About this RNA:
Transfer RNA from a Candidatus Pacearchaeota archaeon, 72 nucleotides, folded computationally. Its mean pLDDT, the model's own confidence on a scale to 100, is 81. Rfam family: tRNA. Rfam classes the family as a transfer RNA. Taxonomically the source falls in Candidatus Pacearchaeota (Archaea, Nanobdellati).

């Protein structure tokens, strides 16, 4: 240095350009229990960063950052 992928909650992942972004572990309370776990309920927490397209963007486009793999 050229190309191709990928970035979403602590974590793993979904989500046709449209609704209050969804779940599953995990945490947090509360019930149960002699304590604990297991098992009920219940709640907190997520879209890499900048433009821009559009009534409307996780999603399209574009530039950066970060990781991955290819080629030289």
């Nucleotide at each position: 240095g050229c190309c191709c992928c990928c970035a979403u909650a602590g974590u793993u992942a979904a989500a046709u350009g449209g609704a209050u972004a969804u779940a599953a572990c995990g945490c947090a309370g509360c019930c149960u229990u002699g304590c604990g776990g297991a098992g009920g309920c219940u709640g907190a927490a997520u879209u890499c960063g900048g433009g821009g397209u559009u009534c409307g963007a996780u999603u399209c486009c574009u530039c950066g950052u970060g990781g991955g793999g290819g080629c030289a």